[in-house]
Predicted 3D model of a 74-nucleotide RNA (transfer RNA) from a bacterium. It was read from a public genome assembly. It matches the Rfam family "tRNA". Rfam classes the family as a transfer RNA.
RNA sequence: GGGCGAAUAGUUCAGUUGGCUAGAACGCAUGGUUUACACCCAUGAGGUCGCUGGUUCGAGUCCAGUUUCGCCCA
Numbered sequence: 001g002g003g004c005g006a007a008u009a010g011u012u013c014a015g016u017u018g019g020c021u022a023g024a025a026c027g028c029a030u031g032g033u034u035u036a037c038a039c040c041c042a043u044g045a046g047g048u049c050g051c052u053g054g055u056u057c058g059a060g061u062c063c064a065g066u067u068u069c070g071c072c073c074a
Stems, first nucleotide, its partner, number of pairs: 001073007010026004019057001028044005050066005
């Protein structure tokens, strides 16, 4: 330098043919339970869907550029 893949909650990851307010597990907070802790139960907080622009009535999803990471080729 070229090619391919990935980026979504604090972490690990889903997300169907573009369509209602973006989800799960773990973690965290509060309450219950316990002498207390853990486990368990209930409730809740937590999101620039890497970034910029475009297409569209509508974009996490499609298109272009760009950043970071991984793999391959030279």